Model confidence (mean pLDDT): 83 of 100. A computed fold for a 107-nucleotide RNA from Mangrovimonas sp. ST2L15, annotated as SAM riboswitch aptamer (S box leader).
RNA sequence: AUGUUAUCACGAAAGGCAGAGGGACUAGACCCGUUGAAGCCUUAGCAACCCUUUAUUCUUAAAGAAGGUGCUAAAUUCUACUCUGAUUUUUUAGAGACAGAUAACCC
Numbered sequence: 001a002u003g004u005u006a007u008c009a010c011g012a013a014a015g016g017c018a019g020a021g022g023g024a025c026u027a028g029a030c031c032c033g034u035u036g037a038a039g040c041c042u043u044a045g046c047a048a049c050c051c052u053u054u055a056u057u058c059u060u061a062a063a064g065a066a067g068g069u070g071c072u073a074a075a076u077u078c079u080a081c082u083c084u085g086a087u088u089u090u091u092u093a094g095a096g097a098c099a100g101a102u103a104a105c106c107c
Base pairs, nucleotide, nucleotide: 003105004104005103006102007101008100013043014042015041016040017039021032022031023030026080027079028078029077044072045071046070049068050067051064052063053062054061055060076099081096082095083094084093085092086091
């Protein structure tokens, strides 16, 4: 990297360096950015996947936050593919899929 499983409409900031982009890809939108983007460092915070403790119907529930990760604009920013409804046209609601992110496992 590929694969498997789970979650993804909640939550969470400052400082320093830096100097123009960023919001995964592709396309269409829209938004953020010199009132300082991305990236790097430090501190803080959020959360609870692994983890710790207790219980246990043995696979779950509750609590915790030392450790391993992760994350801290906007629903994964929205849409794209399929199905089902609503809708005069337009458009719109839900479910699913594809893709993506994170964790654990396998390797």